RNA sequence: UGAGUUUGAUCCUGGCUCAGAACGGACGCUGACGGCGGGCUUCACACAUGCAAGUCGUACGAGAAAGUCCUAGCUUGCUAGGGCGAGUAAAGUGGCGCACGGGUGAGUAACGCGUGGUUAAUUUACCCCUUGGAUUGGGAUAACGUGUCGAAAGAUGCGCUAAUACCGGAUAAGACCACAGUGUCUGUGGACACCGGGGUAAAAGAGGGCCUCUACUUGUAAGCUCUUACCUAGGGAUAAGACCGCGUCCCAUUAGCUUGUUGGUGAGGUAACGGCUCACCAAGGCUACGAUGGGUAGCUGAUCUGAGAGGAUGAUCAGCCACACUGGGACUGAAACACGGCCCAGACUCCUACGGGAGGCAGCAGUGGGGAAUAUUGCGCAAUGGGGGAAACCCUGACGCAGCCACGUCGUGUGGGUGAAGAAGGCCUUCGGGUCGUAAAGCCCUGUCAGGUGGGAAGAAACACAAGCAGACAAAUAAUUUGCUUGUCUGACGGUACCAUCAAAGGAAGCACCGGCUAACUCCGUGCCAGCAGCCGCGGUAAUACGGAGGGUGCAAGCGUUGUUCGGAACUACUGGGCGUAAAGCGCGUGUAGGCGGGUUGGUAAGUCAAAUGUGAAAGCCCUGGGCUCAACCCAGGAAGCGCAUUUGAUACUGCCAGUCUUGGGUCCCGGAGAGGGUUGUGGAAUUCCCGGUGUAGAGGUGAAAUUCGUAGAUAUCGGGAGGAACACCAGUGGCGAAGGCGACAACCUGGACGAGGACUGACGCUGGGACGCGAAAGCGUGGGGAGCAAACAGGAUUAGAUACCCUGGUAGUCCACGCCGUAAACGGUGUUCACUAGGUGUAGCGGGUAUCGACCCCUGCUGUACCGUAGCUAACGCAUUAAGUGAACCGCCUGGGGAGUACGGCCGCAAGUUAAAACUCAAAGGAAUUGACGGGGGCCCGCACAAGCGGUGGAGCAUGUGGUUUAAUUCGACGCAACGCGAAGAACCUUACCUGGGUUUGACAUCCCCUGAUAGCCUAUGAAAGUAGGUUUCCAUUUCGGUGGCAGGGAGACAGGUGCUGCAUGGCUGUCGUCAGCUCGUGUCGUGAGAUGUUUGGUUAAGUCCAGCAACGAGCGCAACCCCUGUUGCUAGUUGCCAGUAUUUAGUUAGGCGCUCUAGCAAGACUGCCCCGGUUAACGGGGAGGAAGGUGGGGAUGACGUCAAGUCCUCAUGGCCCUUAUGUCCAGGGCUACACACGUGCUACAAUGGCCGGUACAAAGGGUUGCAAUAUCGUAAGGUGGAGCUAAUCCCAAAAAGCCGGUCUCAGUUCGGAUUGGAGUCUGCAACUCGACUUCAUGAAGUUGGAAUCGCUAGUAAUCCCGGAUCAGCAUGUCGGGGUGAAUACGUUCCCGGGCCUUGUACACACCGCCCGUCACACCACGAAAGUCUGCUGUACCAGAAGUAGCUGGGCUAACCUGUAAAGGAGGCAAGUUCCCAAGGUAUGGCCGGUAAUUGGGGUGAAGUCGUAACAAGGUA
Repeated sequence: UGAGUUUGAUCCUGGCUCAGAACGGACGCUGACGGCGGGCUUCACACAUGCAAGUCGUACGAGAAAGUCCUAGCUUGCUAGGGCGAGUAAAGUGGCGCACGGGUGAGUAACGCGUGGUUAAUUUACCCCUUGGAUUGGGAUAACGUGUCGAAAGAUGCGCUAAUACCGGAUAAGACCACAGUGUCUGUGGACACCGGGGUAAAAGAGGGCCUCUACUUGUAAGCUCUUACCUAGGGAUAAGACCGCGUCCCAUUAGCUUGUUGGUGAGGUAACGGCUCACCAAGGCUACGAUGGGUAGCUGAUCUGAGAGGAUGAUCAGCCACACUGGGACUGAAACACGGCCCAGACUCCUACGGGAGGCAGCAGUGGGGAAUAUUGCGCAAUGGGGGAAACCCUGACGCAGCCACGUCGUGUGGGUGAAGAAGGCCUUCGGGUCGUAAAGCCCUGUCAGGUGGGAAGAAACACAAGCAGACAAAUAAUUUGCUUGUCUGACGGUACCAUCAAAGGAAGCACCGGCUAACUCCGUGCCAGCAGCCGCGGUAAUACGGAGGGUGCAAGCGUUGUUCGGAACUACUGGGCGUAAAGCGCGUGUAGGCGGGUUGGUAAGUCAAAUGUGAAAGCCCUGGGCUCAACCCAGGAAGCGCAUUUGAUACUGCCAGUCUUGGGUCCCGGAGAGGGUUGUGGAAUUCCCGGUGUAGAGGUGAAAUUCGUAGAUAUCGGGAGGAACACCAGUGGCGAAGGCGACAACCUGGACGAGGACUGACGCUGGGACGCGAAAGCGUGGGGAGCAAACAGGAUUAGAUACCCUGGUAGUCCACGCCGUAAACGGUGUUCACUAGGUGUAGCGGGUAUCGACCCCUGCUGUACCGUAGCUAACGCAUUAAGUGAACCGCCUGGGGAGUACGGCCGCAAGUUAAAACUCAAAGGAAUUGACGGGGGCCCGCACAAGCGGUGGAGCAUGUGGUUUAAUUCGACGCAACGCGAAGAACCUUACCUGGGUUUGACAUCCCCUGAUAGCCUAUGAAAGUAGGUUUCCAUUUCGGUGGCAGGGAGACAGGUGCUGCAUGGCUGUCGUCAGCUCGUGUCGUGAGAUGUUUGGUUAAGUCCAGCAACGAGCGCAACCCCUGUUGCUAGUUGCCAGUAUUUAGUUAGGCGCUCUAGCAAGACUGCCCCGGUUAACGGGGAGGAAGGUGGGGAUGACGUCAAGUCCUCAUGGCCCUUAUGUCCAGGGCUACACACGUGCUACAAUGGCCGGUACAAAGGGUUGCAAUAUCGUAAGGUGGAGCUAAUCCCAAAAAGCCGGUCUCAGUUCGGAUUGGAGUCUGCAACUCGACUUCAUGAAGUUGGAAUCGCUAGUAAUCCCGGAUCAGCAUGUCGGGGUGAAUACGUUCCCGGGCCUUGUACACACCGCCCGUCACACCACGAAAGUCUGCUGUACCAGAAGUAGCUGGGCUAACCUGUAAAGGAGGCAAGUUCCCAAGGUAUGGCCGGUAAUUGGGGUGAAGUCGUAACAAGGUA
């Protein structure tokens, strides 16, 4: 400090995700040791058992037993008595404690907590200091004894007794109460102090010692003294109560709440103020600065995170609060409404004799349950602390320790050195090697931890006791007490820490990850399966992403996963964000609260600033130092704690108070502009309708039609009339208005803005949550009105359909009045106000200057409006004095997409609105710009693209290929153009890959090793053949004579072999766009960037061809040219070619010749070179001359960057996979030739521009020795016989055909056409059955020019006619070549198809064969509604009323005190009753949250479902 993820790429917005730290954690794998910490976060669920609060005999009365000893009796093991046990145990009265300590966080949104104050409104046991006391009497009661009831718990009658228990009297310095007086302070309420005389209220002893005083007089106490306890009062300390300021979560889909409520007076009550309670009076109190209600939650110091500000948390430790099974209540007490107390009610558990009783672990352990999950029913009071006690001492699950758990953190170890044959082995491999790896082994060392043995702490000092000394008290040497010294006593942990020593490398390493983010790579397995995954995403046969392995990386006694918090996230923005188009400006105004506010003077000191003081507990964080070997941990000191309060000071700014000013704002006067608003009236044009005239057959409407109107007279036209609505031209990015909006003219009423100058006021201002008002269209209500237009609706068309677009009609509505509604893409998608920041141009209104006779023109100011543009801003587009710039003030709004502006609830409304979520789901959704692609967008241009023509295909028969079907097999591939006479330039066997059957297994073929020496050929047997068996004949080359090589057979294994799979793993080759004119680069420049520029523009071209211009300048691959053929000429050469002239012949046959033709080499020629015109003095174009040829002369070869995962693993090569007695290989036969059909490509035809017969003429290019074959001869012919010549300009194939001449046929299924079939043959070949070609005789099918549709061709072309070659034994309508004859047409670029360039739109980028919407059907998920139904919480009314306080009564009962001799009475008290209050409970009726529900509604998600095609291009109706 960032990174990944939206796109083809880019920038931005924006969400999601990751890397970090932390945890009271949990889970998985693994696990050596120690220190220090931590350990039920869930059911405040229920609890067995033990323990957790007692103590005091120096407050009091009483007081055992077991056991043992002694004595007595005797039935010798019993009884009785006594001593010890023992004034012990246990119990009781009484005192103190039990309100601390310990636990938990349910409740609580509160003065509960935090912080700072107040208490002049209060209390405080024990403790400390001080004051004064402590007197005199009395009556009870428990224990105990003895009865009774009960199962028990327990209850109860009678009787006895004590006290520091209880009660009366006395005393009262001071206290309290009321009254009177004086003083001080004050917040004016009061408080405090002093003084006067009244009234009220106390007490307790216990223990030790002594005899100085007094009495008896041994000694003791009525005495003295000491300690302790007690009473009164004052003070302190400690602790507590109460009150106040400020702070303290979410929801407004909770907006109003409140009757003891708010206040007063009086009374009661409390320790104390107070409606705390009551009576009366008043009608208040709280609330948008959030009352009330609902939800959630103990608060804090602090903890985690963060740079900080913040955010989250509130375990351990510490402070406060609350609670103790649930609810209520009081008692006692200094303090409780009390965790281990009481009473009542309830739920639950236990005991029971069924009548009744007992209980409360949220104390420590522990159990069950819940849960992902959290420990021992341990030791000890040795230390620290607490309770009681005079003390010893007792109690203490507080606490100190130990146990369990890697839960966390800190520390240590698992060894160190050396060691290359780089061992073995694993893994990989390009087979060479690499790597694990100095790693191991081996050698030499060390000894931490763990283990054995031995030693062995600190934590302990007090108290107490004993002795001694000194002091205090005292009469005292006693007792008591204080100080000092000495001694004695006390350790759970624990034989622990630690130390020494022994032996021994021995006992001690795992986990996660390795596609990117993110450090780390290969092999195998798997094959969209199994699986992974935090996000993006991997996996469909070569997976660094799954699983395993090797290797590597990271951390390490741990490592990962999961959960949670903060961070990153400036995605809530105070620090520190935004709102034109990404989410986001309310439709507009008026204005309340609030916020903010001009110049100047004085005051004040609230804010602000400064200083001081107090506080901010301790612990923690930070710093310094110290103690455990270090560290963690612990100790000491300091700092900090940014806060609060008080005091003092400062006065610039803000506030407040007072004064003043004019520039902000406002008012008045003058002026002009305006569709500003409202009301009333007026006008003309047009539509429609009505009446009348003219007039006749159509009109209307459309892409074309029809519905419709019209002979009952329409449309058209003329005249007249009615009625409603809207106001052409003017008219303008002109005007007015806050917005919505406003458009004929006139009048009246009325709002605002503007200009000019003066006067007045004196901050009166800006914004504006709520509130109020206005608010297009549509819509609603009532009543009118209704010409045109026109939802709905009807009809006609269109269409596959057409509930649409188009047409004909047509009702609400549109108009008016009144009322409602309150929404719009209510948009400048830009809130209002103020200030500042270059300009230019136009326009509207009003002014000023100059000028003029005047109108203009020119310069200039203010207000409005529009365009361009600098700086600046912006993601970009763009904005730019009318800001989206720079600042200020206030308001509104946003925080990923979908769900959804939806549900529920509320408000308004007649209805349509407004406010406004969540579950769930996705990793995007989006903005701007870029490059492409596309468009039923535009512009320019080209092409046999259309058009103009010629000839075909599609119909027939046949040939051939394909699909389909069939089959044992019909081998395989190719599938729009760009598969289909294609691979195949030639399937009878072979080919051949397929099928059936028969064989074979180192193989038909290659290399290596060993053995043998033949094999081949021929013959025989067998067999379909391959082969098998036998016989016969019987090797070659070379040699250093060992052998080696060839060839063949046998053998073992490495291997061969595969037309098996993958063309989507590949190379190579090829097709196609397309012979289209394009495709790029370097440098520079522009842009944040993708990219752009160049390559665009204007011309021009076949061409990115060239020219000109230009932030571009150059360059490359393409184009063109260079190459070949052809067209002209020249030169050279002259056989096998040619023959002008000479001679000759049947014949260029021969002689001769090389002039010509021709052949085949070398040259020339064409370059817009010349002329004219146009054009920019250009490129270039048009025309012309010359020329064989003219603007690329014609043709060919040549195919840019790339596209189609195009084609080919069956040409070849090749990775991987598969088969290996078979998917290899050999052989025979069959199949590839099938045949209801469908399609493609062709051939032949349908005829007279023809068929047939006869005659006759003219080519080019090729091929030929396994060959082409002449003359001759036979055959009707195919062909046969035979063989001259020719290795070819020589000979042969070879006849060219169409053509020309003559004849015939005469329009017909023919003398057209030739299929099919029968017969007979020929040739090739081992072999023509399946399955060849040809000949001949006979047969003579369909077919009479071909529907929709579709193909080729622009000149030596189409059409037509023959010829040849390759393949090949044979087989050609195919294919590749050759020449002969030889046209028609092109106006032109609107349209179809394809392409190029520019531009535009885009939601496309797999790129329109794209994208994408909605219903329906199916599955799943969450949510809403719903007759109902079921919990929970809560309100109101009423009933009821336990326990208990208080009040009243108290006839029953009654010790203390009073009266009284007594009896009795009184005072007081108790029981009981009753009243108020009140918990649980009950009845009735509401509210709210939630669960569930037949059915129902929409939503989301899901693979290829159905129907259409709404949107994206003008998306085909923007």